[in-house]
RNA sequence: UUUCAGGGCAGGGUGAAAGUCCCUACUGGUGGUAAAGUCCACGACCCAUUGCAAAAUGGCUGAUUUGGUGCAAUUCCAAAACCAACGGUUAAAGUCCGGAUGAGAGAAA
Numbered sequence: 001u002u003u004c005a006g007g008g009c010a011g012g013g014u015g016a017a018a019g020u021c022c023c024u025a026c027u028g029g030u031g032g033u034a035a036a037g038u039c040c041a042c043g044a045c046c047c048a049u050u051g052c053a054a055a056a057u058g059g060c061u062g063a064u065u066u067g068g069u070g071c072a073a074u075u076c077c078a079a080a081a082c083c084a085a086c087g088g089u090u091a092a093a094g095u096c097c098g099g100a101u102g103a104g105a106g107a108a109a
Base pairs, nucleotide, nucleotide: 001109002108003107004106011023012022013021025095026094027084028083029042030041031040032039037082038081046059047058048057049056050055064080065079066078067077068076086098087097088096
């Protein structure tokens, strides 16, 4: 310098109306470490201050247990759990639409 860098509502119920509620289904950013959505660290989102703006600085930031194997695993195997920004919407959203053809931890060449 260039390129890359987030996935997911299938089936059924109620209703005037729901991919938003209920049953059930499905998804899991980056680095570290025995292979991790739940450990540690980071990014994103959000908030505050400064600034015309671009941006800078600071802050906030979810969730796991039991058993087994092993030198070593909250990472593997078995089982049962749990979590998921903001704005929008005929009806409440991790999964739809939007900021975003954005930004970015980082990865590759």